[in-house]
Record summary
Predicted 3D model of a 73-nucleotide RNA (transfer RNA) from a Steroidobacteraceae bacterium. RNAcentral records the identical sequence in 2 taxa. The sequence is in RNAcentral, with records from ENA and MGnify. Model confidence (mean pLDDT): 82 of 100.

Order: sequence, then C1' cells, then structure tokens
RNA sequence: GACAAGUUAGCUCAGUGGGUAGAGCAACGGUCUGAUAAACCGUCGGCCGCGGGUUCGAGUCCCGCACUUGCCA
Repeated sequence: GACAAGUUAGCUCAGUGGGUAGAGCAACGGUCUGAUAAACCGUCGGCCGCGGGUUCGAGUCCCGCACUUGCCA
C1' cells in the first nucleotide's frame, strides 16, 4: 500500500425490507435468610467511532476520515 470483516450500555453481543435502540452479565435498590451466597422483583445506564450527504424520517443507504482484527505483498 491492496482486500475483507468490524466499531451500538462498564463488558460480551443483537438490531434480518429506513419508522425516534434491546438482551445477558456487571452496578444499585428491594424480597427472602440469624448472616452471606443463590433465587426472584425492580432501577440506572448508550443518540449507535468521527464528519458530511440522501430522505418527511438513518444504527440501517451513499461518500470521506480514524481505529481494531485478519489476509496479500
């Protein structure tokens, strides 16, 4: 330098034809217990890597850039 995949919550990941974003774990609170753990209930938490464009409307489509991984040299 070329190619491919990826970047969404603290972590691991969904989001399948564009219609204002979810799960599990973690954290916090509660129930239960003599107490702890487990279990159960609930709460908090992200404008989706950055900047533009298209559209009534973009995590999703288009362009550029950045970063990560793999691969070719």